Predicted 3D model of a 73-nucleotide RNA (transfer RNA) from a Candidatus Omnitrophota bacterium. Its mean pLDDT, the model's own confidence on a scale to 100, is 82. Taxonomically the source falls in Candidatus Omnitrophota (Bacteria, Pseudomonadati). The sequence was found in a public genome assembly. It matches the Rfam family "tRNA". Its family is annotated with triplet codon-amino acid adaptor activity in the Gene Ontology. Rfam classes the family as a transfer RNA. Rfam's curators write: Transfer RNA (tRNA) molecules are approximately 80 nucleotides in length.

RNA sequence: GGGCCCGUAGUUCAGCUGGGAGAACGCUACAUUCGCAUUGUAGAGGUCAGCGGUUCGAUCCCGCUCGGGUCCA
Repeated sequence: GGGCCCGUAGUUCAGCUGGGAGAACGCUACAUUCGCAUUGUAGAGGUCAGCGGUUCGAUCCCGCUCGGGUCCA
């Protein structure tokens, strides 16, 4: 330098024809307990890496850039 894959909540990840942003764990509050843990209920937490384009509408499609992994040179 070139090819391919990946980037979504604090962490690990899902999102399968473009229309609701989610799960588990973690965190907070309450209930339970003498207290902790467990369990239950409720809740907070996201510029979907960035910019631009296509579209009525983009996490999803296209281009470029940044970062990570891998292969070739």